[in-house]
Context: one part of a larger RNA
This record gives sequence, C1' cells and structure tokens, in this order.
RNA sequence: CUGGGCGUAAAGGGCGCGUAGGCGGUCUUUUAAGUUAGGCGUGAAAGCCCCGGGCUCAACCUGGGAACUGCGCUUAAAACUGCAAGACUAGAAAACGGAAGAGGGUAGUGGAAUUCCCAGUGUAGAGGUGAAAUUCGUAGAUAUUGGGAAGAACACCAGUGGCGAAAGCGGCUACCUGGUCCGAUUUUGACGCUGAGGCGCGAAAGCGUGGGGAGCAAACAGGAUUAGAUACCCUGGUAGUCCACGCCGUAAACGAUGUCUGCUAGAUGUCGGGGGGUUGCCCCUCGGUGUCGCCCGCUAACGCAUUAAGCAGACCGCCUGGGAAGUACGGUCGCAAGAUUAAAACUC
Repeated sequence: CUGGGCGUAAAGGGCGCGUAGGCGGUCUUUUAAGUUAGGCGUGAAAGCCCCGGGCUCAACCUGGGAACUGCGCUUAAAACUGCAAGACUAGAAAACGGAAGAGGGUAGUGGAAUUCCCAGUGUAGAGGUGAAAUUCGUAGAUAUUGGGAAGAACACCAGUGGCGAAAGCGGCUACCUGGUCCGAUUUUGACGCUGAGGCGCGAAAGCGUGGGGAGCAAACAGGAUUAGAUACCCUGGUAGUCCACGCCGUAAACGAUGUCUGCUAGAUGUCGGGGGGUUGCCCCUCGGUGUCGCCCGCUAACGCAUUAAGCAGACCGCCUGGGAAGUACGGUCGCAAGAUUAAAACUC
C1' cells in the first nucleotide's frame, strides 16, 4: 500500500460559514464520454508457463504453442453513470399567520450585601483557629442607629428547565438584531449534502494602551503547624479579576461519541406549539430535552439502544507498538509568552 479502525485500548478537527473537489430526488427524449460485446491492428526477441527435442541425466541449449490481462482503430447495444433538452414535487428554500426563549449588541435603571468616609449611642475588648499568634482597638475598635461614596455580582423564582454552531448566556426596562418551532395553504422547481485550502467565532490565564479598583486574590510579607513546611490553616497584600480598543488562539474546548439523510419494539417524565374529546383530566400529532429497556441488533467488556455505539449511504478529519516527543530543526503566525506544522538517531 491493500486493509482494519477512531465512547473508554492509538485515533472525531474547539465550533461554524464556505471555495475547489466528491456525492446527489422522480419521469421522458436525445447523445454515446464512461460502460458492455464483436472484429482488425499492435503488444520485438529472450525470460516465465505448457508440450516436444539435443548434450549419458541435470543445470544448460533448442523447436512449437500459450500468454503478454494493455493500447489504438472500427462496428454495435443503450440498462446504469455522465452530457444536452423538456417536465414534475416527496428534498431544499420563500411568502403568510402564530409561539417560546439567561441567543447577541447598545443605553439606562433597581434593591440586598460588602468595604470605606462622616455623625450619634456605647465600653473593653474584637478578630481568628483544632488550639493559637501575627492583626485591629482607650488617639474609642467590635456591636448598633442615621447619612454619604464606590466598585462588582445579581438571592428567592431556578427546574437531568430554556436559548445558542461551539465557546457560552441569568435583576429590571427600552431600542437594534440573529436563529428556532408550530399551523394552514400558496410560490420557486433539485436551487441539495459534505467540504481540502480559506475566512470568521472561540472559556480561563496571559500581553499592549488608557481608565477603574469594593470584594476576592497568584506573587510577596508576617503568624502558626512541622523534624523541616519555599505548602495545607490564619492576618495582611500587589498584579489580576471589571470597562474600552487591539492581540493571543489554547483547555478533560468532553457526550472523551464529526456533519447530513433514510430505516429499525416500546414505557415514562418534562419544555414549546397544533388538533380532538364523554373537559380541569385524557387522547392524537410535530419539534426539543431526560430516564428506563433481556425489542431487535451491536460491543472485548463496560455499556449503547429512534438524541444509537443498531442497519445502510455521502463527504470530511484522524490512527497504525512504547519511549525519545507533540520535542529538535526549518517554515508560518505572535509585541512577548508561545501557538501551529512536525521528524530522526538511539532505546525497549
């Protein structure tokens, strides 16, 4: 390579949009590129294979045949694929009417809590721990009452609830805005699926410039603990956490399960619609989200099981013994940190 695989053994790209490419619904007609059949030409000789012959045999030599699975030309076929033309509506999309939602962005606004400041009451402790101490407090703390300021986060509702492609999203209000679902018809008429490159989004931490800074808190300091304690515990505390703009581009970015389509028992909960009924309960149906399942089936087992890891198809990504190593070198990207692409010697 042919293969065999990718939930947990190596292996699904963090997620989307989409270029090339690959693949692609139903019917009719045409064509004949692929495809199929026949013919002709060519496919050197030697060699390989088969049947003979010659050296005493064999190796070796030699005659004939077969083969050379290919290529070209030509004749024919028209089922399938392709090309061309026409038509269709079951895929896809649009129009119309409804619906739910922490989907996104901007601006404004609310209460609780925390810390700080001012004032009142008040007096000796407070704080913290396993126990303490560092720490704060007679210059009046802690506690409590009134007033003020600031920043950050939004208790209850809250739910294997909802929304989003993923990352993620939670007080309230307004504006701007994306997607989804349901119901009936109508319209377009395959307009579809996937997607190498590419482009965009992408938690936290980190970086740049400028703001902001209540609480928390890497680093750091001190107090404890301990044989030691560069920790766990305590008292402090700076970056950071927050905002704007620009970078970074990684995570156990996980369902460790790529996307799309069709098919294959059920039972039960819940969310959003629609329809119906002897109506405050039940039935049917579409879409989501869970659980159970000795339904079938799959799996090494665990388990999965209409939200498949079942049965199939299309396309992409990835794996190929462990270590060296996701490292070196080179390239690309980045301000840097580093990211990405990615070996070998050697060794077991």